RNA sequence: CGCGGGGUAGAGCAGUCUGGAAGCUCAUCGGGCUCAUAACCCGAAGGUCACAGGUUCAAAUCCUGUCCCCGCUA
Numbered sequence: 001c002g003c004g005g006g007g008u009a010g011a012g013c014a015g016u017c018u019g020g021a022a023g024c025u026c027a028u029c030g031g032g033c034u035c036a037u038a039a040c041c042c043g044a045a046g047g048u049c050a051c052a053g054g055u056u057c058a059a060a061u062c063c064u065g066u067c068c069c070c071g072c073u074a
Base pairs, nucleotide, nucleotide: 002072003071004070005069006068007067010026011025012024013023020057028044029043030042031041032040050066051065052064053063054062
């Protein structure tokens, strides 16, 4: 250099095929329960969807380019 997969909240992931409100589990924080802790219950915060550009009324999703990670081939 070529091919394939991946990049979405602190962690692990779904959502992309078929464009239309950005979600799940754990963790964190607050409250409840308890003599207390854990468990359990209720609630909250946390996201430039890797970056840039394009198409569109509307893009995590489609198109183009770039960067990073993993694997394969040489």

Predicted 3D model of a 74-nucleotide RNA (transfer RNA) from an uncultured Lachnospiraceae bacterium.
Its mean pLDDT, the model's own confidence on a scale to 100, is 83.
It matches the Rfam family "tRNA". The family's RNA type in Rfam is transfer RNA. Its family is annotated with triplet codon-amino acid adaptor activity in the Gene Ontology.